[in-house]
RNA sequence: GAGCCAUUAACUCAGCGGGAGAGUGCUACCUUGACAGGGUAGAAGUCAUUGGUUCGAAUCCAAUAUGGCUCA
Numbered sequence: 001g002a003g004c005c006a007u008u009a010a011c012u013c014a015g016c017g018g019g020a021g022a023g024u025g026c027u028a029c030c031u032u033g034a035c036a037g038g039g040u041a042g043a044a045g046u047c048a049u050u051g052g053u054u055c056g057a058a059u060c061c062a063a064u065a066u067g068g069c070u071c072a
Base pairs, nucleotide, nucleotide: 001071002070003069004068005067006066007065010024011023012022013021018055026042027041028040029039030038031037048064049063050062051061052060
């Protein structure tokens, strides 16, 4: 320098054009003498950034950024 892949909650990940979700973690309450465990409820997202396509984009396209792999 070129190609490919990934980027979504604090962490690990799903989501294949119309409702943003799960597990773990976190907070509150219940349970215990206390802790752990268990139960119930809840909070936490500019879907990496910018632009484009579309009635409508996390999803399609382009560029950029970061990380990884391969080639040179």
Molecule: transfer RNA
Organism: Virgibacillus sp.